[in-house]
RNA sequence: CUGGAACGGCGGGUGGUCGCGUCAGGGGUUGGCAGCUUGCUGCCGGCCGCCUGCCGAGGAACUUCCGGACUCCGUGGGACCGGACGCCGGCUAACGGCCGGGAGCCGAAAGGCUACGGAAAGUGCAACAGAGAACAGUCCGCCGAUGGCCCCGCAAGGGGAUCAGGCAAGGGUGAAACGGUGCGGUAAGAGCGCACCCGGCACCGGGGCGACCCGGACCGUGGCAAACCCCGUCCGGAGCAAGAUCAAAUAGGUGCGCGCUGGUAGGCGAGAGUCCCCGCCGAAGCGCACGGGUAGAUCGCUUGAGGGCGCCGGCAACGGCGUUCCCAGAUGGAUGACCACCGCCCCGCAAGGGGGACAGGAUCCGGAGUACAGCCGUUCCAGGGCG
Numbered sequence: 001c002u003g004g005a006a007c008g009g010c011g012g013g014u015g016g017u018c019g020c021g022u023c024a025g026g027g028g029u030u031g032g033c034a035g036c037u038u039g040c041u042g043c044c045g046g047c048c049g050c051c052u053g054c055c056g057a058g059g060a061a062c063u064u065c066c067g068g069a070c071u072c073c074g075u076g077g078g079a080c081c082g083g084a085c086g087c088c089g090g091c092u093a094a095c096g097g098c099c100g101g102g103a104g105c106c107g108a109a110a111g112g113c114u115a116c117g118g119a120a121a122g123u124g125c126a127a128c129a130g131a132g133a134a135c136a137g138u139c140c141g142c143c144g145a146u147g148g149c150c151c152c153g154c155a156a157g158g159g160g161a162u163c164a165g166g167c168a169a170g171g172g173u174g175a176a177a178c179g180g181u182g183c184g185g186u187a188a189g190a191g192c193g194c195a196c197c198c199g200g201c202a203c204c205g206g207g208g209c210g211a212c213c214c215g216g217a218c219c220g221u222g223g224c225a226a227a228c229c230c231c232g233u234c235c236g237g238a239g240c241a242a243g244a245u246c247a248a249a250u251a252g253g254u255g256c257g258c259g260c261u262g263g264u265a266g267g268c269g270a271g272a273g274u275c276c277c278c279g280c281c282g283a284a285g286c287g288c289a290c291g292g293g294u295a296g297a298u299c300g301c302u303u304g305a306g307g308g309c310g311c312c313g314g315c316a317a318c319g320g321c322g323u324u325c326c327c328a329g330a331u332g333g334a335u336g337a338c339c340a341c342c343g344c345c346c347c348g349c350a351a352g353g354g355g356g357a358c359a360g361g362a363u364c365c366g367g368a369g370u371a372c373a374g375c376c377g378u379u380c381c382a383g384g385g386c387g
Base pairs, nucleotide, nucleotide: 001383002382003381004380005379006378007377008376009375010374012342013341014340015339016338017337018336020056021055023053024052025051026050027048028047029046030045031044032043033042034041035040036039058358062369063368065367066366067365068364069363070239071238072237073236082235083234084233085232086231087101088100089099090098091097102116103114104113105112106111117230118229122228123227124224125223139171140170141167142166143165146164147163149160150159151158152157179197180196181195182194183193184192198220199219200218203216204215205214206213207212243299244298245297246296253290254289255288256287257286258285266281267280268279269278306325307324308323309322310321311320312319313318344355345354346353347352
């Protein structure tokens, strides 16, 4: 320098103008209470197209796929059913997540990927092809030693065909056909014997917390559990529209009072209250109080398994200590727009032109998955070059 691998990080900056939301302060306005100087002051609240200030989305805020906090319901304990997970050790509030390790597979390597418990518990499955798919099997093939048949021979014996029968070596089918290669052996064959290799549950010895590894002995016992099943671990349900408080109108409930055929009670004209008169309407109901509950409002609501920095323990995930910071809480739902300069990327010799992704809170937190213009850092692998 080129190609590749792992881990981590960033996701424009500054200024100006206008705009939005929470909160705080000021101002204005308004209600209640108190004081007195009787229209001012103080206190407590409400409201505001006003002013000022602080703060104002993300690495995924996305999907809503896991796990928890929190809340309510239920609850004497347990089991069944059902579901999820599944090599080992660790981390964590917890996890189906993460870290480290083992085994298998991929890669020349750095490294990557894995639904990775049990198939010598049981039941079951294996399309098509094939003779045969699991205590196997003769389609082609080889043999036909032995028994039988035919021929030659006096006989001993020899030859032939392959009827019985033997054979899993060779061919063929298949994803898969009951270890591989060689020598011996045999009628032909066969772990039948031997040598080497491959593989293996349980057994023995050694190492490791463990998954597992190494050696020996003994064997050659096929695959599928993302089939039922068995084993082990975990799981009560619903979710912030959880839940709590305050509380109109209308209807209904309970209690009390008045009234019940009278132009009476009551209502309207009728104004800030009460009473009376007048006019109109006019019942068998009317009025008041209480409680539940709806609309609505408030709380829950954001200080938290929190963020930054430093030190320490650990290979790491992570943990401990110290210090420092306060960093959205909306409810038709704020966080935006424009301009200038700088920075980044692309095109162009230049002047200049163009681009800037994915996407936004809604109770909070830990993960996972997915999307993403462009860019940076550290370490490692392979090849080449120079000193």